[in-house]
Notes
Transfer RNA from a Planctomycetota bacterium, 74 nucleotides, folded computationally. Its Rfam family is "tRNA". Rfam classes the family as a transfer RNA. It was read from a public genome assembly. The organism belongs to Planctomycetota, within Bacteria.
RNA sequence: GGGCUCGUAGCUCAGUUGGUUAGAGCGCGUCACUGAUAAUGACGAGGUCCCAAGUUCGAAUCUUGGCGGGCCCA
Numbered sequence: 001g002g003g004c005u006c007g008u009a010g011c012u013c014a015g016u017u018g019g020u021u022a023g024a025g026c027g028c029g030u031c032a033c034u035g036a037u038a039a040u041g042a043c044g045a046g047g048u049c050c051c052a053a054g055u056u057c058g059a060a061u062c063u064u065g066g067c068g069g070g071c072c073c074a
Base pairs, nucleotide, nucleotide: 001073002072003071004070005069006068007067010026011025012024013023019057028044029043030042031041032040050066051065052064053063054062
């Protein structure tokens, strides 16, 4: 330098044909339970869907460029 692939909550990851509100588990906070923990249950907080531009009535999702990680080739 070229090709492929990935980027969504603190971590690991879903997200259907582009359709109105973006989710799960773990973690975190509060409460319940307990003599006290753990476990369990209820509720809650937490998001620049990597960035920019474009297409569209509408983009996490499609297109182009860029950035970063991984793999392969040179």